Large-subunit ribosomal RNA, domain VI from Nostoc sp. CreGUA01, 266 nucleotides, folded computationally. Rfam family: Bacterial large subunit ribosomal RNA. Rfam links the family to the GO terms ribosome and structural constituent of ribosome. Lineage of the source: Bacteria > Bacillati > Nostocales > Nostocaceae > Nostoc.
[in-house]
Context: one part of a larger RNA
RNA sequence: CGUAAGAGCAUUGAGAGGAGUCCUCCUUAGUACGAGAGGACCGGGAGGAACGCACCGCUGGUGUACCAGUUAUUGUACCAACAGUAGACGCUGGGUAGCCAAGUGCGGAGCGGAUAACCGCUGAAAGCAUCUAAGUGGGAAGCCCACCUCAAGAUGAGUGCUCUCACUACAUUAAGUAGGUAAGGUCACGGGCAGAACACCCGUUCAUAGGCGGUAGGUGGAAGUGCAGCAAUGCAUGUAGCCGAGCCGUACUAAUAGACCGAGGG
Numbered sequence: 001c002g003u004a005a006g007a008g009c010a011u012u013g014a015g016a017g018g019a020g021u022c023c024u025c026c027u028u029a030g031u032a033c034g035a036g037a038g039g040a041c042c043g044g045g046a047g048g049a050a051c052g053c054a055c056c057g058c059u060g061g062u063g064u065a066c067c068a069g070u071u072a073u074u075g076u077a078c079c080a081a082c083a084g085u086a087g088a089c090g091c092u093g094g095g096u097a098g099c100c101a102a103g104u105g106c107g108g109a110g111c112g113g114a115u116a117a118c119c120g121c122u123g124a125a126a127g128c129a130u131c132u133a134a135g136u137g138g139g140a141a142g143c144c145c146a147c148c149u150c151a152a153g154a155u156g157a158g159u160g161c162u163c164u165c166a167c168u169a170c171a172u173u174a175a176g177u178a179g180g181u182a183a184g185g186u187c188a189c190g191g192g193c194a195g196a197a198c199a200c201c202c203g204u205u206c207a208u209a210g211g212c213g214g215u216a217g218g219u220g221g222a223a224g225u226g227c228a229g230c231a232a233u234g235c236a237u238g239u240a241g242c243c244g245a246g247c248c249g250u251a252c253u254a255a256u257a258g259a260c261c262g263a264g265g266g
Stems, first nucleotide, its partner, number of pairs: 001153001005164007015150004021049007033038001051107005059101004066094005071086006110145001112144002118138004165266001167179004184261004188204005208254003211250005217243003224237005
């Protein structure tokens, strides 16, 4: 911009994309077959490989400042206690959320259809024969459907429900132009498990973000004080102190002020 008014929501599915895999074992059955050796079709059941999608309850990885330990050095006058630097974690041990796999769940189902090679039935031309000429069956990981996803710019622009509509000015008043509006939308603002931008989703006076309170969880027993010990250190106070993203609450702070677009009865 179009989809012959302007919108919101829900849909149909033309069409497109994805998937489609393989192995082993048990059973049927040591049966059919075969002199024996060997050894099935068909059907039923179980386990797995790779691949794909999703997820983080479990097992783990990461988790750049969440907790603890620790060396050297500098500073806060000193002790103690802290803080900075040692490449843009100094090193080491752990680790919430998130992200992830090596972890977990699920998937490749169809005794649907039309067929290929091929195998048939009936059957003439050609008294026989012949799957074919008329007619009529079976038959593939392949084709179409079925399964998952997208999808009406499918310009062939589809469908349903709901909402808004008899404003102003100008004009050669039939359709025109401009302006302010309706339903609605955009910007702005607070944000997100959404995200390169855009888009998408939520919120703007209410739990949207921060703060605060509680809690899960992490670290692992704070400082100070007391006690024991010559001391290093240990014990008690005390599942202590501290804590990013999780969860539940709570308007304390900030979502203010606003601006713009958007039909005229089709």